Predicted 3D model of a 75-nucleotide RNA (transfer RNA) from a Deltaproteobacteria bacterium. The source organism's lineage runs through Bacteria, Pseudomonadati, Myxococcota and Myxococcia. Its Rfam family is "tRNA". The family's RNA type in Rfam is transfer RNA.
RNA sequence: CGGGAUGUGGCGCAGCCUGGGUAGCGCACCUGAAUGGGGUUCAGGGGGUCGCUGGUUCAAAUCCAGUCAUCCCGA
Numbered sequence: 001c002g003g004g005a006u007g008u009g010g011c012g013c014a015g016c017c018u019g020g021g022u023a024g025c026g027c028a029c030c031u032g033a034a035u036g037g038g039g040u041u042c043a044g045g046g047g048g049u050c051g052c053u054g055g056u057u058c059a060a061a062u063c064c065a066g067u068c069a070u071c072c073c074g075a
Base pairs, nucleotide, nucleotide: 001074002073003072004071005070006069007068010027011026012025013024021058029045030044031043032042033041034040051067052066053065054064055063
């Protein structure tokens, strides 16, 4: 320098194309109940606007362009 993969709550991931339409799951966290307490179980709850920037659109995590970080392959 060229090609490719990944990037989404604190952590790990799904959703992304065919086919754009209220952002989810598990763990963790908070509150309550059961227990003498812990663990555990059950019920409820808070937290992200999707790496970043721009574009298309009534509407973008999703489509398009650029760009950053990490990893892989090639030169």